[in-house]
RNA sequence: GGGCGAUUAGCUCAGUUGGUUAGAGUACGAGUAUCACACACUCGGGGUCACAGGUUCGAAUCCCGUAUCGCCCA
Numbered sequence: 001g002g003g004c005g006a007u008u009a010g011c012u013c014a015g016u017u018g019g020u021u022a023g024a025g026u027a028c029g030a031g032u033a034u035c036a037c038a039c040a041c042u043c044g045g046g047g048u049c050a051c052a053g054g055u056u057c058g059a060a061u062c063c064c065g066u067a068u069c070g071c072c073c074a
Base pairs, nucleotide, nucleotide: 001073002072003071004070005069006068007067010026011025012024013023019057028044029043030042031041032040050066051065053063054062
């Protein structure tokens, strides 16, 4: 330098091949229960869907560019 893949909540990941609220587990906060802690149960907060631009009535999803990480080639 070239090719491929990944980037979504603090962490690990899903998201049906563009459609009507962006989700799960875990972690975190509150409550119930316990002498108390843990476990369990209930509720809650937390997101610029890496960044920027474009296409579209509508983009996490499609297109272009950039960044970071991983693998391969030279």

RNAcentral holds the sequence, with entries from ENA. This is a predicted structure of a 74-nucleotide RNA (transfer RNA) from a Spirochaetaceae bacterium. The organism belongs to Spirochaetaceae, within Bacteria. It matches the Rfam family "tRNA". Rfam classes the family as a transfer RNA. The coordinates come from a structure-prediction model, not an experiment, and the mean pLDDT is 81.